About this RNA
The RNA shown here (transfer RNA) has 73 nucleotides and comes from a Planctomycetia bacterium.
RNA sequence: GGCGGCUUAGCUCAGUUGGUAGAGCACGGCAUUGAAAAUGCCGGUGUCCCCGGUUCAAGUCCGGGAGUCGCCA
Numbered sequence: 001g002g003c004g005g006c007u008u009a010g011c012u013c014a015g016u017u018g019g020u021a022g023a024g025c026a027c028g029g030c031a032u033u034g035a036a037a038a039u040g041c042c043g044g045u046g047u048c049c050c051c052g053g054u055u056c057a058a059g060u061c062c063g064g065g066a067g068u069c070g071c072c073a
Base pairs, nucleotide, nucleotide: 001072002071003070004069005068006067007066010025011024012023013022019056027043028042029041030040031039049065050064051063052062053061
């Protein structure tokens, strides 16, 4: 230098044919206990990496950029 994968909650990751964002763990509250742990119930806490475009509507499609991993040279 060329090519490809990935980037979504604190962490690990889902997200279908574009229809307005979720799970597990962690965390907070409550119950339980003499007090804890464990367990049960409740709660999603988010600029979907950034900028622009298409669309009635974009995490998703298109263009450019950034970071990261890998392959080729």

Rfam family: tRNA. By type it is a transfer RNA. From the family's description: Transfer RNA (tRNA) molecules are approximately 80 nucleotides in length.
Model confidence (mean pLDDT): 80 of 100.
NCBI's taxonomy places the organism under Bacteria, Pseudomonadati, Planctomycetota, Planctomycetia.